Background
The RNA shown here (small-subunit ribosomal RNA) has 1463 nucleotides and comes from an uncultured bacterium. Model confidence (mean pLDDT): 84 of 100. Rfam family: Bacterial small subunit ribosomal RNA. Its family is annotated with structural constituent of ribosome and ribosome in the Gene Ontology.
RNA sequence: GAUGAACGCUGGCGGCGUGCCUAACACAUGCAAGUCGAACGAAGCGCCUUGAGAGAUUCUUCGGAUGAUCUUAUGGUGACUGAGUGGCGGACGGGUGAGUAACGCGUGGGUAACCUGCCCUGUACAGGGGGACAACAGCUAGAAAUGGCUGCUAAUACCGCAUAAGCGCACAGGAAGACAUCUUCCAGUGUGAAAAACUCCGGUGGUACAGGAUGGGCCCGCGUCUGAUUAGCUUGUUGGCGGGGUAACAGCCCACCAAGGCGACGAUCAGUAGCCGGUCUGAGAGGAUGAACGGCCACAUUGGAACUGAGACACGGUCCAAACUCCUACGGGAGGCAGCAGUGGGGAAUAUUGCACAAUGGGGGGAACCCUGAUGCAGCAACGCCGCGUGAGUGAAGAAGUAUUUCGGUAUGUAAAGCUCUAUCAGCAGGGAAGAUAAUGACGGUACCUGACUAAGAAGCUCCGGCUAAAUACGUGCCAGCAGCCGCGGUAAUACGUAUGGAGCAAGCGUUAUCCGGAUUUACUGGGUGUAAAGGGUGCGUAGGCGGCGCGGCAAGUCAGAUGUGAAAGACCGGGGCUCAACCCCGGGGCUGCAUUUGAAACUGCGGUGCUCGAGUCCAGGAGAGGCAGGCGGAAUUCCUAGUGUAGCGGUGAAAUGCGUAGAUAUUAGGAGGAACACCAGUGGCGAAGGCGGCCUGCUGGACUGGUACUGACGCUGAGGCACGAAAGCGUGGGGAGCAAACAGGAUUAGAUACCCUGGUAGUCCACGCCGUAAACGAUGAAUACUAGGUGUCGGGGCCGUAAAGGUUUCGGUGCCGCAGCUAACGCAGUAAGUAUUCCACCUGGGGAGUACGUUCGCAAGAAUGAAACUCAAAGGAAUUGACGGGGGCCCGCACAAGCGGUGGAGCACGUGGUUUAAUUCGAUGCAAACCGAAGAACCUUACCUGGGUUUGACAUGCAGGUGGUAGUGAAAUGAAAGUGGAACGACCUUGCAGCGAUGUAAGGAGCCUGCACAGGCGCUGCAUGGCUGUCGUCAGCUCGUGUCGUGAGAUGUUGGGUUAAGUCCCGCAACGAGCGCAACCCCUAUUGCCAGUUGCUAACAGGAGAGCUGAGCACUCUGGCGAGACUGCCGCCGACAAGGCGGAGGAAGGUGGGGAUGACGUCAAGUCAUCAUGGCCUUUAUGCCCAGGGCUACACACGUGCUACAAUGGCCGGCACAGACGGCAGCUUAGUGGCGACACUUGGCAAAUCCUCUAAAGCCGGUCCCAGUUCGGAUUGUAGUCUGCAACUCGACUACAUGAAGCCGGAAUCGCUAGUAAUCGCAGAUCAGCAAAGCUGCGGUGAAUACGUUCCCGGGCCUUGUACACACCGCCCGUCACACCACCCGAGUUGGGGGCACCCGAAGCCGCAGGCUUAACCCGUAAGGGAAAGAAGCGUCUAAGGUGCGCCGAGUAAGGGGGGUG
Repeated sequence: GAUGAACGCUGGCGGCGUGCCUAACACAUGCAAGUCGAACGAAGCGCCUUGAGAGAUUCUUCGGAUGAUCUUAUGGUGACUGAGUGGCGGACGGGUGAGUAACGCGUGGGUAACCUGCCCUGUACAGGGGGACAACAGCUAGAAAUGGCUGCUAAUACCGCAUAAGCGCACAGGAAGACAUCUUCCAGUGUGAAAAACUCCGGUGGUACAGGAUGGGCCCGCGUCUGAUUAGCUUGUUGGCGGGGUAACAGCCCACCAAGGCGACGAUCAGUAGCCGGUCUGAGAGGAUGAACGGCCACAUUGGAACUGAGACACGGUCCAAACUCCUACGGGAGGCAGCAGUGGGGAAUAUUGCACAAUGGGGGGAACCCUGAUGCAGCAACGCCGCGUGAGUGAAGAAGUAUUUCGGUAUGUAAAGCUCUAUCAGCAGGGAAGAUAAUGACGGUACCUGACUAAGAAGCUCCGGCUAAAUACGUGCCAGCAGCCGCGGUAAUACGUAUGGAGCAAGCGUUAUCCGGAUUUACUGGGUGUAAAGGGUGCGUAGGCGGCGCGGCAAGUCAGAUGUGAAAGACCGGGGCUCAACCCCGGGGCUGCAUUUGAAACUGCGGUGCUCGAGUCCAGGAGAGGCAGGCGGAAUUCCUAGUGUAGCGGUGAAAUGCGUAGAUAUUAGGAGGAACACCAGUGGCGAAGGCGGCCUGCUGGACUGGUACUGACGCUGAGGCACGAAAGCGUGGGGAGCAAACAGGAUUAGAUACCCUGGUAGUCCACGCCGUAAACGAUGAAUACUAGGUGUCGGGGCCGUAAAGGUUUCGGUGCCGCAGCUAACGCAGUAAGUAUUCCACCUGGGGAGUACGUUCGCAAGAAUGAAACUCAAAGGAAUUGACGGGGGCCCGCACAAGCGGUGGAGCACGUGGUUUAAUUCGAUGCAAACCGAAGAACCUUACCUGGGUUUGACAUGCAGGUGGUAGUGAAAUGAAAGUGGAACGACCUUGCAGCGAUGUAAGGAGCCUGCACAGGCGCUGCAUGGCUGUCGUCAGCUCGUGUCGUGAGAUGUUGGGUUAAGUCCCGCAACGAGCGCAACCCCUAUUGCCAGUUGCUAACAGGAGAGCUGAGCACUCUGGCGAGACUGCCGCCGACAAGGCGGAGGAAGGUGGGGAUGACGUCAAGUCAUCAUGGCCUUUAUGCCCAGGGCUACACACGUGCUACAAUGGCCGGCACAGACGGCAGCUUAGUGGCGACACUUGGCAAAUCCUCUAAAGCCGGUCCCAGUUCGGAUUGUAGUCUGCAACUCGACUACAUGAAGCCGGAAUCGCUAGUAAUCGCAGAUCAGCAAAGCUGCGGUGAAUACGUUCCCGGGCCUUGUACACACCGCCCGUCACACCACCCGAGUUGGGGGCACCCGAAGCCGCAGGCUUAACCCGUAAGGGAAAGAAGCGUCUAAGGUGCGCCGAGUAAGGGGGGUG
C1' cells in the first nucleotide's frame, strides 16, 4: 500500500459498487421452461343462428298477442379453457469449483480427417395412396404412484409407390493440382434415397442439392506448482498389415505380426491446484493472487449407462446400483436448491421466502400474446470507493468550570457566552421529469426545481518512552497491568489505570488475519565461500558447458522491414455525461508475445579448406626421502650364556610399588631377536593429495633444461562414474625388541576411575582383504592471460671471466619484504584474497542436528545422503578500550625477609553480636563497623518503656472578635511531679483630643481569652538530595586543544632508551603545546645574625642567713619578630658531552635534613535524613508537648580494642636527681592545722613567662626478698569512711583495714615498628557537679636491634600478551541428577482412509449372436400362410456397485523406552 474481510468502540446524508472465502453439508415452502388452436381430433364454455318444449311479465277485443328466462337439439363462430396427439424449445440462459498437473487452459497454427437445427443466397421440387395409436367410452387392478383389457378417431404423427436438376455408393477412363495417404474438374455405366400441409389469401411452412454465416469436434509447436528421503515406468504398451467403429483422424476397438515406446532436458509415483484476460504490490525485473465483470473447462446427492436429438451421454429428462430423507393400507412408491428467495447446520463471518416484465435479451407463435428469480429495480449491511454536512463572522472581563502550579501564575482559549449572518444535508409544503420512435414505467410522486422555517437534529476513534507527530498530574508499587521491536512497572512511572492537555485521522477510527514492499535476506536485473554460513581429501575421466589465428560458404541463433493475430472489459493518454468525484460513454496509442514473409552476414553456430603461438610427440642432458621388489649394514634397547664383583639398584618434587644375597645394578666377552635408521638436515628436495629419509641392485611414474624436426586445436573444466586416500579400527595368517590404550599396583589428593612412578595386553611390524574418515589446513577448487619493485634459496641453460670465485641474463620451483589494487578489519599482494574469462563444488540466522526416518555401502564399528516439530533474538567475525590471568618483563611499599615488642591463653575495663526484657532508643557491619557517632547515660541528657496530664499547643508569624484590675508577682489547699488553684500586690509604651498641670478620654501597641491559618515530629526514604566524611592513596597518575593516523570504536601525545620518591628530568619520536595532580610556595623543628629585655636570665659589681631575693645589667639562656643558610653550588669518577648516580671537601644540617598541613580524574547507589539543610510520603486530642519512675549499666555465650600481670633487667622500704607542654575565678589552690588516708578547716597568691597545679616517673644510691602461686599478681568480697550532687538502691569515683581469685609467658593464627623510631616511663588537656578515662588528644624522659635481598604472601604503578569477562574472575560457564511443562523419535499393537494388483459375483445398458414366441401398414399369395421388419423373452463380450486375498502410501491412537527444548 491492498482486502469479497472479521472483531471492538462509535455512527448524519447521498451516489456507485459489493455481499457463504467455512459443510460440492442436509433441505420445509413458493417460484426459476415453456409455447403453438395458423398441424390435429374430441370435450367444455361464451356468443350467434335455426328448430322443439316449458314459460314469468305486460297488453287484451280474453280468442290471443308479446315474449324475459330456462331446457333440449342442429349449424356456425371465438384473440376462451385446459388434458391429449403433433411441432419447436427444455444442449441456451442461471449456479458451483468437487474433480483435473491434462492439449484442461493460454498462445500460435492445422483439418487435403469433420459436423452444423433455427438464419441468408441460389437451384430444383411437392404426384398419388395406405394402415394405426392417444385423447375419448366401457370394464377392471392398486392405499397410492401407476396401470391393464376391449372398442372408436384426426393430423404438418407413421408407412410404401412415382419423379431425380443435383446428391450418395460401386466400377473403370481423361485432365489439372498437391502434402505421403490424396484433392478438384470432365464425360460414362449400374444402383439408392424426397416432400405436408395450414391460411385471415397478404403469406407461413415442407423436400433435395450447392454455397455462406454462426456454433462446435479433432490434431500439433511452445508455455503452465512442489517433492529424487519417488529412478526406473509401460503389454493395447510402441509400431505395422487387415478389419470394425465414428460426423471425422487415430490402439478408439479387434485379430495377427514385430519388440518396441518413455526417462536425469526428471519418466513413473506422491502432494497441492480449475486455467486465463486480469487483480494487489513493486522503480523495474519480479512476487502473490484468480471474489465481483469477461473467455474457456469441469460438475449437477455418489457411481455407471445409454436413449432422443442438428447438438447431451443432458442441473429443474430416462434406466440401474449405493447412501440418505419422506409417504405407505407393508404389497409398494416418491425425491435431489452447486437456479432465486428462504430454513437448519458449520463458522470470526456474508442479505428479502420483495416488485416488474416498463427497458435489454431469450424461448414459442404469422401475430396478438404467453413464459422468463436471465434481467431491470427496490429492501438489508459504513463491506468498499467517492462526495457533502455537523455552521460562518465578530467577540478579552482572557468569565465560570476543569487541570496544574515555584501560589505569582499558566493551560483549555476566541474556545464558550453575547452580538450579527447563512441554510448544504435532514424535516415541512408545492411543482415534477428523462428513461418511451404511436401505446405501455416496476423503479416512483423517485431524481430534480421552488418556497417558508429553526443554529437548530448530526463526532467519534486511536495515540502521546524511542522508532513516530503529540506531556503533565494523581492512583498503583515487579502488584494490577502494557508490549509491533527495543522494553516499561520493585513509592517521585512522559511506557500500567484515570484526569486534564496535546497529536493524528475522521463517519469513521483502531485491532486481528492475509499478500506484496522495504529484504541486494535466493542476488536474471542484483550476493557470496582465508578468519562471519560456505572449496568436494586428491586425481583420472563420461555426458554436458566453454574454447586459438586465417579464407571463402550456409543462414539455425542474431538484427532490420512488412503482414496476420494479440477478444471485449481493465490499465495509460485525450475528450465527453451525471452540479464535482466515484461511476459511465467515445476516441487513440499500447499489449515487450506468437506466426508468416522479405532481406543483412559482423558475432555465435554448422559444414569446407588452411596455419602454428595452445596442446602433444621426438632427440640430448642433469636433479630428486617419487613408487614397487630384493639384498646388505652399523649404533642402541631388551633378553640369554659365561666371567669379574658386592649390596644395593631403580624411580621421584619427595617417595613407594618393583628388581636384588637363589648375587641384581655396574662391567667384560659371546650369542639371539625385532623395530627404527643419529650426524648429514636446510621455511632444502620429490609426489595429485595422503605422504616419502641408512646403503646397494633391479623394475618403474612424473617434472625440468636445451634443441631443431614432427602432428595440426588434438584444448580447459568436469554432474554421475572409476581410482588413490594419515591415524585408529575390523578379518585371516605370521611376528613381537622397544613403546604402549585397556588393566594391575604404588604415590598425589577432600576424592583422583587423571596428571607422576613400577609393570603390562591388544595394537604398533609383515602378507592379503576391508574401512573411507581427519584442524585430510594455505581452514584459500582447477585452468589461462595481464598487472611496480627488492632480497634469499633449489634444479638447469646462455654470455663475460685463463681456472676458481664472481658478474649478468633466462626458464622452472620454493620462501620473505613491499607499491598499486582489494578487504568489515586482520591481512593478501606475479605462488593474489588484484584485474578479467571459462567450468565445477558449496552457502542462505542460532539451537534442535550432521540428529530422526527412509535408502545405498560396510563383517562390524560406522560412513554417505539428510529433514521436521519445537525453541531463542540472537549466534558469529574482525578490531577497540578496560578489567582479569595459579601469563611474561620492569619497579615500589614494614609487603615479605632480618629484627624488637605485642595480640590470640588469665583477670578486669570498654565496644559489638546474640539472648533477655515493658524498654534494654537509634545509627555504624571485611580491609574502610566494633574505647566508632559518645571530648564523658545516677536526674537532666534521652530519642526507649510504664504511668499521669495537655491540645493553636514547649516554640514562630499573621488575621478576626473579645478583654484594664490587663501584663507581671503569686499565699493557702491538692498532687509523685507536671499541673490545678486563685487570696493578695499590681504596672508600661505610641499617637490624637481636652486641660496650665495633675490627669481624663479615644485609638493603637504589649499581654490574655476564643476562633482560623498554622506550629511540632530524633516519624520513613542516605537507593530522591545538598553539605561533610571514609577508602583505594600522598598511589603517580587523570585529561584537554590543535595536528596526524584509522570507515569507526579509538590511537598518537602519555609509548621507547636512561633516570627519579614522582608523567621527576634528559634524549629520541607525527606530534606540538596546555590543564588537574608531583615538587615548591605555608607551619613546627635543627644552626646562626640583628632587634627587643618583663613576669625571663645572672657573667662581672654591690647588698643579703638563704633564695636572681634586692640594686644593677641584658653578655649568656630564653622568649618572638625580621633575616641568613642547602643549590648536586665545588672536586673526582661513572653516564651519551644529557638527565642523573657514586664518592669526597666544606658545613649545624647534603642530596625532598626531620615532622605537619595539603588528597588529581574517579571508584565503592561506601557512611550520615539522629549535627545541619532539604524533595516526596506519613502523623495532627498524636508518631506533637509536659511530668514522675524505670531503661540505655540486663547475661548460658561469641568477637574486637585495651589495661594489669604472670616477676629478680623484678617486688617492697628508705634516701637523692633531672622535663616539656597545657590549664586555672561557680577556677587552680600555696602555707598552716586535723586525719593512717580519701579529705576537712583556716588563711594567702593568681584572670597568669609574675601565683598555683608542680613531688615528674623510669633513673641513681643503700637495704631487704631468693624462685615460691611467693614480700609476684591484684580480681573478688566484707567492714568503715571521704567527696560531688535535689538525689549515689537500681547505677559514681576515691580512701583505710581485711580478704587474696585466675594467672608461672599463652594452640592454630595474627598485629605494629626502619631512629630520637620501636620499646619503656611518667605528665597535661578537652568533655566534666562528680565519674565508670585503663579511652582519646598532646607533652617530654630513657632509648635499641635489624634490613642479605626481592624467590615467595599482600597491595600498587608502567609496558606487553591471551580472553568466550564488561553489574568486568566474588566474572563467565559445562554436564549429570531432582521437579514441572512442551513437541518429537522408536514401540507389542490397534483404528479408520487412499491407491494398486489378482480372483469371485455382476444391475442397467450399448453391441454381438440367435431366430423359438408374438405382431396393423410393405412384399409374395385369391386365401390360408410365408417373407422382411419390429417387440418381449434368451445367450455372450464389456462393465458400476459389492465380496475375498496380498503388497504399498500417508494419518490417528498406545503400555513402555529414548534423546531434545524451556523453566